Predicted 3D model of a 153-nucleotide RNA (FMN riboswitch aptamer (RFN element)) from Desulfofundulus salinus. The sequence is in RNAcentral, with records from Rfam. The prediction has a mean pLDDT of 76. Of the family's consensus pairs, 100% are formed in the model.
RNA sequence: AAGAGCCUUCGGGGACGGGUGGAAUUCCCUACCGGCGGUAUGGAAGUUGUGACCUUCCGAGCCCGCGAGCCCUGUACUCAUGUGGGUGAUUGCAGGGUUGAUCUGGUGAGAAGCCAGAGCCGACAGUAAAAGUCUGGAUGGGAGAAGGCGUGA
Numbered sequence: 001a002a003g004a005g006c007c008u009u010c011g012g013g014g015a016c017g018g019g020u021g022g023a024a025u026u027c028c029c030u031a032c033c034g035g036c037g038g039u040a041u042g043g044a045a046g047u048u049g050u051g052a053c054c055u056u057c058c059g060a061g062c063c064c065g066c067g068a069g070c071c072c073u074g075u076a077c078u079c080a081u082g083u084g085g086g087u088g089a090u091u092g093c094a095g096g097g098u099u100g101a102u103c104u105g106g107u108g109a110g111a112a113g114c115c116a117g118a119g120c121c122g123a124c125a126g127u128a129a130a131a132g133u134c135u136g137g138a139u140g141g142g143a144g145a146a147g148g149c150g151u152g153a
Stems, first nucleotide, its partner, number of pairs: 003151001005149006017029003031133002033122002035066004042058005061120002069098008078089004102118005124136003
């Protein structure tokens, strides 16, 4: 140095305007939004240098993964219930399942990532009417990011 451990902080955005209706930010027109890691033919900066190369930073909603949500199983605690074997519920932990969407043209040696164009997607519960955008679980959880402590040949 790498790596294990511990601590702290941070860690999700979005209905403008209109139509119908008794009622819709839920339908229709239209508008708007894009978590985290990886990948990189783009961009920026920098040392040596003619240059190539190299280093750092940024660069994908729909390419590969992850996360939240939902479902199932096991398990621990607690509570309720039952004479009892048990049964039910909350929470934690572990495992499993589920979990959306891209093409065309251009450039090029090469495009899933660049440029141009056209498309598409979005948990659960609730609701005066069906929700990516409202309300709620959530002052929660979290992929992870930054910094610190300490161990360390």